[in-house]
Order: sequence, then C1' cells, then structure tokens
RNA sequence: CGAAAGUGUGCCUAGGGUUCCGCAUGCAGCAAGGCAUGGACUGGUCCAAGUGGCACAGGUGCCUUUAGUUUAAGAGAGGCACUACACCGUAUAGGGAUAAAAGCCCAGGCGGA
Repeated sequence: CGAAAGUGUGCCUAGGGUUCCGCAUGCAGCAAGGCAUGGACUGGUCCAAGUGGCACAGGUGCCUUUAGUUUAAGAGAGGCACUACACCGUAUAGGGAUAAAAGCCCAGGCGGA
C1' cells in the first nucleotide's frame, strides 16, 4: 500500500571466498608421481541476492459448471483478475554457518522517510 493473499522451490546472474581440481613457485627425484606454499592466481567444482533475472508451484477474490424432485451449502472441475511497495541509508560495522567468504543467514533488523 492492499478487499484479501501478499509465499515457496528450481535454474541462473551481480558478487564471494579457497575444501577439492587446475595453475604458479620451491624441494628431492631418471621419470611417473609426491610434499610445501600461494586466492593482492584468470579459471572449473562450490556458496549466492527481501529491495537482481527467468520458470514452475502455491495462495487470495469473483464468476461458471457437475450429480440432484426442488433449493441451499460444501467438495470436484474450469475461467478471469490479484500475489503490491521497498531509502540498495547506517556499513569498509557487529554476530553466524561452511574449508572460507559474500549482496548468504541474524535482517524488510537498527535508523530514516
């Protein structure tokens, strides 16, 4: 803000670090491989947005329809609409997880409007 609901998951991206892979340097070695160090190493695996993207599901409201002697309610099936907005301030802050960090989580917190 909205009559109400105002949500979740997957795949990604901005971004993130360094467990593994790779790469680099060094050591010994005939070599294959091994060990140590390095993320002020482009990368792969990996993590990843309330206010980023796409998709699927769920939810809310109204209407229609079915069986039935009639009527009503409920359930089922279907249709339409809605599922908003959000300073990206404080912060290069505090705490947390993971190997470690982050726009992840605490947290739409706190503050402001």